Transfer RNA from Streptohalobacillus salinus, 72 nucleotides, folded computationally. Its Rfam family is "tRNA". By type it is a transfer RNA. Taxonomically the source falls in Streptohalobacillus (Bacteria, Bacillati, Bacillota, Caryophanales).
RNA sequence: GGAUCGUUAGUUCAGCGGGAGAAUACUUGCUCGACAAGCAAGGGGUCACUGGUUCGAAUCCAGUACGGUCCA
Numbered sequence: 001g002g003a004u005c006g007u008u009a010g011u012u013c014a015g016c017g018g019g020a021g022a023a024u025a026c027u028u029g030c031u032c033g034a035c036a037a038g039c040a041a042g043g044g045g046u047c048a049c050u051g052g053u054u055c056g057a058a059u060c061c062a063g064u065a066c067g068g069u070c071c072a
Base pairs, nucleotide, nucleotide: 001071002070003069004068005067006066007065010024011023012022013021018055026042027041028040029039030038048064049063050062051061052060
């Protein structure tokens, strides 16, 4: 330099164009002599960025940035 895959909650990851979820972590309460476990409730997201397509974009297109793999 070229090809390709990825970037979504603190973390690991889902998410077929109709308005974002799980697990885990965190907070509060219940339970327990206490801790852990368990149960209940709750908070947390400019979906990497910029532009485009569309009535509507995390999702499609282009570019940029970062990371992985392969080729040279």